[in-house]
RNA sequence: UAUUAAUUUCGGUAAAACCACUGAAAGGUGGUGGCACAAAGCUAUAGGGCCUCAAAUGGCAGCCAGUUGCAAUG
Numbered sequence: 001u002a003u004u005a006a007u008u009u010c011g012g013u014a015a016a017a018c019c020a021c022u023g024a025a026a027g028g029u030g031g032u033g034g035c036a037c038a039a040a041g042c043u044a045u046a047g048g049g050c051c052u053c054a055a056a057u058g059g060c061a062g063c064c065a066g067u068u069g070c071a072a073u074g
Base pairs, nucleotide, nucleotide: 012037013036017032018031019030020029021028022027035062041067042066043065047064048063049060050059051058
């Protein structure tokens, strides 16, 4: 690097909804909760896209993308 086969532990994050706080809003924070996720870690004017807004150096990374990393077995 390629092909084939098998498949595991300890765990991690945490949707919707509800409650409280916060914000003009999108949204965010905390608690409850558990949809789902092997990158659902990180990156937001300096990749695209989407949302709010009078506007965007406002917001979304669980939209794509970039980037970094972890466990076991043949």
c-di-GMP-I riboswitch aptamer from an uncultured Bacillota bacterium, 74 nucleotides, folded computationally. It was read from a public genome assembly, where an Rfam model found it.